RNAcentral holds the sequence, with entries from MGnify. FMN riboswitch aptamer (RFN element) from Variovorax ginsengisoli, 151 nucleotides, folded computationally. The source organism's lineage runs through Bacteria, Pseudomonadota, Burkholderiales, Comamonadaceae and Variovorax.
[in-house]
RNA sequence: GUUCUCAGGGCGGGGUGAAACUCCCCACCGGCGGUGAUGGCAGCCCAGGCUGCACGAGCCCGCGAGCGCCUGCGGCGACGCAACUCGCCGCAGGGUCAGCAGACCCGGUGCGAUCCCGGGGCCGACGGUCACAGUCCGGAUGAAAGAGAGC
Numbered sequence: 001g002u003u004c005u006c007a008g009g010g011c012g013g014g015g016u017g018a019a020a021c022u023c024c025c026c027a028c029c030g031g032c033g034g035u036g037a038u039g040g041c042a043g044c045c046c047a048g049g050c051u052g053c054a055c056g057a058g059c060c061c062g063c064g065a066g067c068g069c070c071u072g073c074g075g076c077g078a079c080g081c082a083a084c085u086c087g088c089c090g091c092a093g094g095g096u097c098a099g100c101a102g103a104c105c106c107g108g109u110g111c112g113a114u115c116c117c118g119g120g121g122c123c124g125a126c127g128g129u130c131a132c133a134g135u136c137c138g139g140a141u142g143a144a145a146g147a148g149a150g151c
Base pairs, nucleotide, nucleotide: 001151002150003149004148005147006146012026013025014024015023027135028134029124030123031063032062033061034060040053041052042051043050044049045048058122059121066100067099068097069094070093071092072091073090074089075088076087077086078085104120105119106118107117108116126138127137128136
């Protein structure tokens, strides 16, 4: 470089109500890469270190899909003789470009921790819905961060 495969979890109970897995109380869930001291396993030197391996962060650093944004094309509408322009809708492309876009503190251990241990907090696209959704339905048998295998 190329081909193939894989690549997201979660509403259980109660309350109100005509109606809620959407509100309220108690619950439940955590994509991918990096960093992850200490600790685990193995080895080496020999008592304290060194090396290798596996595990190890939703809220530390980045990434991803979605929305948005930008560009092009088409349709409709507004103004107008017309063109330009503007608005709305659809399709295609760009791929972070303004942006949504997120969220952590306290104590302990220690040379060192927003990562370990304990405690208490916080966060979660868009569209739909008899009623407001991280958990239901839909785009999605999609796309993709990336992981693995073959050539």